[in-house]
RNA sequence: UCGAAGGUCGCGUGAGAGAGCGCGCUGACGCAAAGUCAGUGGCGCUCGCCGAAGGGGCAAGGCAGCUCAGUCUGUCCGAAACUCUCAGGCCAACGGAACGCGACCGGACG
Numbered sequence: 001u002c003g004a005a006g007g008u009c010g011c012g013u014g015a016g017a018g019a020g021c022g023c024g025c026u027g028a029c030g031c032a033a034a035g036u037c038a039g040u041g042g043c044g045c046u047c048g049c050c051g052a053a054g055g056g057g058c059a060a061g062g063c064a065g066c067u068c069a070g071u072c073u074g075u076c077c078g079a080a081a082c083u084c085u086c087a088g089g090c091c092a093a094c095g096g097a098a099c100g101c102g103a104c105c106g107g108a109c110g
Base pairs, nucleotide, nucleotide: 002110006105007104008103009102010101011100012099013098018047019046020045021044022043023042024040025039026038027037028036029035048090049089050088054086055084056083057082061077062076063074064073065072066070
């Protein structure tokens, strides 16, 4: 000097899954009160559902132990788009794993 992995920021793409009841609020009818009807993304409860923030689980394998010998043992390590659903979410928006591009940091091997 070239410059891999990795990281930060910005931009773009970016999936899934909701009903019921009660209260409140709003509107219509009504002189008004009461009441009825309609609406609601506000609150609560019930049941249900989703997996792509985060988190948990594990296969091969590794490590350790014991043994003459393993098809043995283990509060150990061990990935995912698999799995769980603690967290989160179930209009849109926000968020969102991952991917692409750009800038910067980085600095392996040689």

A computed fold for a 110-nucleotide RNA from an Actinomycetota bacterium, annotated as Glycine riboswitch aptamer.
Rfam family: Glycine riboswitch aptamer. Gene Ontology term of the family: glycine biosynthetic process.
NCBI's taxonomy places the organism under Bacteria, Bacillati, Actinomycetota.